[in-house]
RNA sequence: AUUUUAGUUUUCUAGGGUUCCGCGAGUAUUUCGACUCGGCCUGGUCCGAGAGAAAACACACAGUCUGUUACUGUGACACGGCGGGACAAAAGCCCGGGAGAU
Numbered sequence: 001a002u003u004u005u006a007g008u009u010u011u012c013u014a015g016g017g018u019u020c021c022g023c024g025a026g027u028a029u030u031u032c033g034a035c036u037c038g039g040c041c042u043g044g045u046c047c048g049a050g051a052g053a054a055a056a057c058a059c060a061c062a063g064u065c066u067g068u069u070a071c072u073g074u075g076a077c078a079c080g081g082c083g084g085g086a087c088a089a090a091a092g093c094c095c096g097g098g099a100g101a102u
Base pairs, nucleotide, nucleotide: 005058007057008056009055010054011053012052015047016046020044021043022041023038024037025036026035027034059075060074061073062072063071064070077097079100083095084094085093
C1' cells in the first nucleotide's frame, strides 16, 4: 500500500437461542384448565451470514446486431480475535472486508 460494483433487495441454508406454540418434569387440583421449571427438548414461530446458496433488479466493461435500442458474456479474491451491542435470548446478526495476521 492492498474496493475490481468489495452494488441493492428478496427467499433460503450452515449456525443460533427460548418470547410464543409444542414437548418433558413438577405444584395444587375430581376433570377441563391454571401456574412454575427445563433448550445437557428433535421440532413449528423467531434471529441468521462480507468471507454460504439462489433469484430479481440496477451499474460497469466487452462482444453481436442495430436507427436511438435489444441480446449475450464477464464482474475476481477474502485468514481473523478478545471485547462490546440489540431483541425474550443467542449466534457465522451489528460494531466488522474493523483490530490483528499474511